[in-house]
Context: one part of a larger RNA
């Protein structure tokens, strides 16, 4: 010197851009952070409309019961979604990451592409209703109801199983194709008639699993360490290999090339430093892994052993009628608590992206943006030219008188970036939908019109007015750019290192001057 997610002091004018709990994975009031489909049901809790009665009288209106008829829709069955997004670094020295291979040991919902298909029945049950139980939370009997819920029978091949042939290949176990037999297995329907979806099977793309070589802290004052341990055999079990479980059988596996045990840590990409080799870190942003109050367990489902689901166990907080219940911010804001330190209980779905939906469209604290903060980086400014009587002050010395502050000031001309008023005013909007036309023909292209912006009256532009609105820290013995007075008098004090002060202190404090960076400057940590 250079860097930082920094802090602390004095200090402050504006703009862009990027960062903001490094500590208590402590605890958590309050809002919100996953819904969506009425082109899947049955309905009708509201809300609007149409319809029929009633009742007032102001005679065409206001009350009111019926009524799903109709736009829509609470709640409920049904379907996708909730495994993504989003947080955080607890564990984790591992095939966890990284990186190169392999699955002839594997699954993949939506999505694409292709073949084929979609017949005939049944029974519940939520929901409404009735009738109870509970302070709540929640729940219990009866009736009756619909589906794209669920259930049976058809129908069946390039499908699964089994099992008899061939043919070509290989990488050991065996792969791919062909040809028989015998046994299993699907479907849903809505409609505005335009579509949209269902079922089977191949293939592809995404995901995703699993093996496996190399690499990946520190300590020997940690040298022996293992019984499901190694390996066979045979069954379960899984998508799928496999001590992954199990029952037998052998005695084995592993280690000074550091097993085991301890201690410490999420890992890359990558920043930081250095001529480079190194060394140091793992914060935004990406990818990957773990977590979701603390431990443990499945269900569901293409995917979870599932942050904002279940169910147990514990800790802890809150209701409570004492019988009993409910919770989980390491999401976005926001408390308290620690701590030197870290931000609003903002706006919006306009764009981007996601869910769901034929679409409208709903939802989204993902995301866009906006607020606060000199915390960084980078930009602009706080005038600019003339102007010696070299003005006063002030400070210095050899002191009638020079030296400096200093072209500084005053004054004279100029400018107006900034600030301040005042007018215009964006891009970021492409689409989707709807409306016409056109192509090929039947749901897609392509044009045209028309719709839509939180930021934001914001960026920007433009006119006015006027030097008008803006300068500081640190430091001056050597290192190390920068000296003189004066006060203190080994005191008070400085100090990074060498030291400095005990009456002439360029080292303390002041003052004048000067140096170095400048909206910053210094001071402390850490790291090369």
């Nucleotide at each position: 010197g250079g860097a930082u997610g920094a802090a602390c002091g004095c200090u402050a004018g504006c703009g862009g851009c990027a960062g903001g709990c490094u500590u208590a994975a402590c605890a958590c009031a309050u809002g919100c952070a996953a819904g969506u489909c009425g082109a899947g049901g049955g309905g009708u809790a509201a809300c609007a409309g149409g319809g029929a009665g009633a009742a007032g009288c102001u005679u065409g209106c206001u009350u009111u019961u019926c009524u799903g008829c109709u736009g829509a829709c609470g709640a409920c069955c049904g379907g996708c979604g909730c495994a993504c997004g989003g947080g955080u670094g607890c564990g984790u020295a591992a095939c966890g990451c990284g990186u190169a291979u392999a699955g002839a040991a594997u699954c993949u919902a939506c999505c694409u592409u292709g073949u084929a298909c979609a017949g005939a029945g049944g029974g519940a049950u939520a929901g409404c209703c009735c009738a109870g139980a509970g302070a709540a939370a929640u729940u219990u009997g009866g009736a009756u109801u619909a589906a794209u819920a669920c259930c049976u029978c058809a129908u069946a091949g390039u499908a699964u199983a089994a099992u008899u042939g061939a043919a070509c290949g290989g990488c050991a176990u065996c792969g791919u194709u062909u040809a028989g037999u015998u046994a299993u297995u699907a479907a849903a329907c809505a409609u505005u008639u335009a579509u949209g979806g269902g079922u089977a099977c191949a293939a592809g793309a995404u995901g995703a699993c699993u093996a496996u070589g190399c690499g990946u802290c520190c300590u020997a004052u940690u040298a022996g360490u293992u019984a499901g341990u190694u390996g066979g055999u045979a069954a379960g079990g899984u998508a799928a290999c496999g001590g992954c479980u199990u029952a037998c059988c052998a005695a084995g596996a592993c280690a000074u090339c550091g097993a085991u045990a301890g201690g410490u840590a999420g890992g890359g990409g990558u920043c930081c430093u250095g001529a480079g080799a190194g060394g140091g870190a793992g914060a935004u942003c990406c990818c990957c892994c773990a977590c979701a109050c603390u431990g443990g367990u499945a269900c569901u489902g293409a995917g979870a052993c599932a942050c904002g689901g279940a169910c147990c166990a514990g800790a802890c907080u809150c209701c409570u009628a004492c019988g009993g219940g409910a919770g989980g911010c390491a999401g976005c804001a926001g408390u308290g608590a620690g701590g030197a330190a870290u931000a609003u209980u903002g706006g919006a779905c306009a764009a981007u992206g996601g869910a769901g939906g034929c679409a409208a469209c709903u939802c989204u604290g993902a995301u866009c943006c906006a607020g606060c903060c000199a915390u960084g980086c980078c930009g602009c400014g706080u005038g600019a030219a003339g102007g010696a009587a070299g003005a006063c002050u002030g400070c210095c010395c050899u002191a009638u008188g020079g030296g400096u502050u200093g072209u500084a000031a005053a004054c004279u001309u100029c400018u107006u970036u900034u600030a301040u008023a005042u007018a215009g005013g964006a891009a970021g909007a492409a689409a989707c939908a709807c409306u016409c036309u056109u192509a090929c023909g039947u749901g897609u292209a392509a044009g045209a019109g028309c719709u839509u912006g939180a930021c934001g009256g914001u960026a920007c532009u433009a006119u006015a007015u006027g030097a008008a609105u803006a300068a500081g820290g640190a430091c001056c013995g050597g290192c190390u750019a920068a000296c003189u007075c004066c006060g203190u008098g080994c005191c008070a004090g400085c100090a990074g290192c060498c030291g400095c002060g005990g009456u002439a202190a360029u080292a303390c404090g002041g003052a004048g001057g000067g140096u170095c960076c400048g909206a910053g400057c210094g001071u402390u940590a850490u790291c090369c």